[in-house]
Model confidence (mean pLDDT): 86 of 100. Predicted 3D model of a 101-nucleotide RNA (SAM riboswitch aptamer (S box leader)) from a Deltaproteobacteria bacterium. Rfam family: SAM riboswitch aptamer (S box leader). Rfam describes the family as follows. The SAM riboswitch is found upstream of a number of genes which code for proteins involved in methionine or cysteine biosynthesis in Gram-positive bacteria. Rfam links the family to the GO term regulation of gene expression.
RNA sequence: CACUUAUCUAGAGUGGGGGAGGGAACUGGCCCUUGGAACCCACAGCAACCUGUGAAAAUCAGGUGCUAAUUCCGUCCUGAUAAAAUCAGGGAAGAUAAGUA
Numbered sequence: 001c002a003c004u005u006a007u008c009u010a011g012a013g014u015g016g017g018g019g020a021g022g023g024a025a026c027u028g029g030c031c032c033u034u035g036g037a038a039c040c041c042a043c044a045g046c047a048a049c050c051u052g053u054g055a056a057a058a059u060c061a062g063g064u065g066c067u068a069a070u071u072c073c074g075u076c077c078u079g080a081u082a083a084a085a086u087c088a089g090g091g092a093a094g095a096u097a098a099g100u101a
Base pairs, nucleotide, nucleotide: 002100003099004098005097006096007095008094013043014042015041016040017039021032022031023030025075026074028073029072044067045066046065048064049063050062051061052060071093076090077089078088079087080086
């Protein structure tokens, strides 16, 4: 990197460095950001999967992960509608975990 399975409307910040971007991709929106973005470090927290302990789905410890907004909305298909707007459902893609080659 690839494949398989599961979940994705909940939850969780402070300080230091840094110095203009960021919110995966994409035609479009909308939002965050010099009252400091990305990123790095320290400590802290959240709690999905896995491991250990255990009678246990408790507790505790550990391995990844995560700590703006529904995966921020949308993009493709179907339906509700005469049309538009809007709503519902299903995909695609993505993220995370475990496993496999």
It was read from a public genome assembly, where an Rfam model found it.